[in-house]
RNA sequence: GUGCCCGUAGCUCAAUGGCAGAGCACUUGAUUGUGGAUCAAGGGGUUGUGGGUUCGAAACCCAUCGGGCACCCCA
Numbered sequence: 001g002u003g004c005c006c007g008u009a010g011c012u013c014a015a016u017g018g019c020a021g022a023g024c025a026c027u028u029g030a031u032u033g034u035g036g037a038u039c040a041a042g043g044g045g046u047u048g049u050g051g052g053u054u055c056g057a058a059a060c061c062c063a064u065c066g067g068g069c070a071c072c073c074c075a
Stems, first nucleotide, its partner, number of pairs: 001071007010024004018055001026042005048064005
């Protein structure tokens, strides 16, 4: 350099083009002699970035950034 795959909450991951969610973690409360466990509630998002298509985009198209794999070139 070329091709393919991946990027969504702190972490791991969901989400037929139609309200952005779950588990764990975190915070608060209940329970407990304390902690853990358990139960209840809560906070946390520019869906990597910019643009386009669409009534409507995390999902489609273009560009771009980052990561991974394969290949090519050089040594």

Predicted 3D model of a 75-nucleotide RNA (transfer RNA) from a Chloroflexaceae bacterium. It was read from a public genome assembly. NCBI's taxonomy places the organism under Bacteria, Bacillati, Chloroflexota, Chloroflexineae, Chloroflexaceae. It matches the Rfam family "tRNA". The family's RNA type in Rfam is transfer RNA.